[in-house]
This is a predicted structure of a 505-nucleotide part of an RNA (small-subunit ribosomal RNA, 5' domain) from an uncultured bacterium.
Context: one part of a larger RNA
RNA sequence: GGACGAACGCUGGCGGCGUGCUUAACACAUGCAAGUCAAGGGGGCCCAGCAAUGGGCAACCGGCGAACGGGUGCGUAACACGUGAGCAACCUACCGAACUGUGGGGGAUAGCCGGCCUAACGGCCGAGUAAUACCGCAUACGCUUUCAGUGAGGCAUUUCAUUGAAAGGAAACCUACGGGGACAGAUCGAGGGGCUCGCGGCCUAUCAGCUAGUUGGCGAGGUAACGGCUCACCAAGGCGACGACGGGUAGCUGGUCUGAGAGGAUGGCCAGCCACAUUGGGACUGAGAUACGGCCCAGACUCCUACGGGAGGCAGCAGUGGGGAAUCUUGCGCAAUGGCCUAACGGCUGACGCAGCGACGCCGCGUGGAGGAUGAAGGCUUUCGGGUUGUAAACUCCUGUCAUCUGGGAACAAAACCCGCAAGGGCGUGAUAGUACCAGAAGAGGAAGAGACGGCUAACUCUGUGCCAGCAGCCGCGGUAAUACAGAGGUCUCGAGCGUUGUUC
Repeated sequence: GGACGAACGCUGGCGGCGUGCUUAACACAUGCAAGUCAAGGGGGCCCAGCAAUGGGCAACCGGCGAACGGGUGCGUAACACGUGAGCAACCUACCGAACUGUGGGGGAUAGCCGGCCUAACGGCCGAGUAAUACCGCAUACGCUUUCAGUGAGGCAUUUCAUUGAAAGGAAACCUACGGGGACAGAUCGAGGGGCUCGCGGCCUAUCAGCUAGUUGGCGAGGUAACGGCUCACCAAGGCGACGACGGGUAGCUGGUCUGAGAGGAUGGCCAGCCACAUUGGGACUGAGAUACGGCCCAGACUCCUACGGGAGGCAGCAGUGGGGAAUCUUGCGCAAUGGCCUAACGGCUGACGCAGCGACGCCGCGUGGAGGAUGAAGGCUUUCGGGUUGUAAACUCCUGUCAUCUGGGAACAAAACCCGCAAGGGCGUGAUAGUACCAGAAGAGGAAGAGACGGCUAACUCUGUGCCAGCAGCCGCGGUAAUACAGAGGUCUCGAGCGUUGUUC
């Protein structure tokens, strides 16, 4: 000198864009943050209607989603991350492409109805009902398993292509009859994931030896899949001064800061990956979780209780207490972008878009311009002549940014939807916001401070004090003439900021 998620002191006019619990992964009141589908199903309730029927609500069964999105950085020195390869050892719902099929049956169960228990949470019994829920049967093919053959390839246990045989395995419909979205099998793709390996990136030897599923093998189990992943048996291996093992610290990266670079430091916001969801453990469901707003068990804590037993998990968005030098609103909206569901309309969305608060940062603008000397008054100083503050003020003439008031007033929004074969046409939607912006009105009016002035280092005098009170980044000032303390005048620097402290280069 630069930088900062900063804090503190004094001061503070406006706007734009960013950014804001670095500490207690401490505890949490309250509200919201994941639903949706009635064109899968049978009922229920409400409204209109004489009825047929139409509309609405949405508990239950069922489907999809809830594994995304959002938060945090505890743990982790590890194939966690980065990068480059590999899988002849793998999985993949939704989406795209092309192919084939959707035949015929059955038994239940929730809701509902009746009865009962319970303080509550909730639960039990009986009767009975539906499905795109569940279960057989038929059919299949290229799928799966086994066996046999041919060809091509590979480092290989074997892989791919193809032929044949045996065994096994599917399905779901709705409809206004116009259609619509579906379902099943198998193939390829896209995107996503799993696993393996090379290399790379902290400190410590005042840690030198470590290891028994340990290292390898045969076999078996298990997994989507390879594998001591697990198990039985066999062998005695495996790692290590190129730092094993232990201890400490730490999420990693793209990047960021600094520096001429090499390097050093760092990983907040944004993006990718990982890990976690009160602590520890466990599985279930599912294409996918070992699941933040799912389940079970144990612990701690909080709450309710009729003492028998129950309920809860903000490291989601706001917000509260606590800790701390320190970090925001219990706001508006789904209009846009995106996500989930839906045939669609649409619904949900504290993701997101906006607004609020904070000079926390960066950037922009303003606090007026020109003229004005008898160099007014006042202050300070003086060698008492004067000097300085100083064109500064007053005064004159102007301007009108920002703020104030009045009037007007956006873009972001064209898709979806409707009509049409198409071209095209039509309808209609804004939280921000009466905001930005535009025009007008009045009027210099409402808007300047902070630090420094001995040297480093730009800027000097007076008074007070008297090694006192005090200053200080270093050198050092102060003991009666202090440009170094305190005040004043003046000056210098920066300016809505200026200084101090901390950290880092």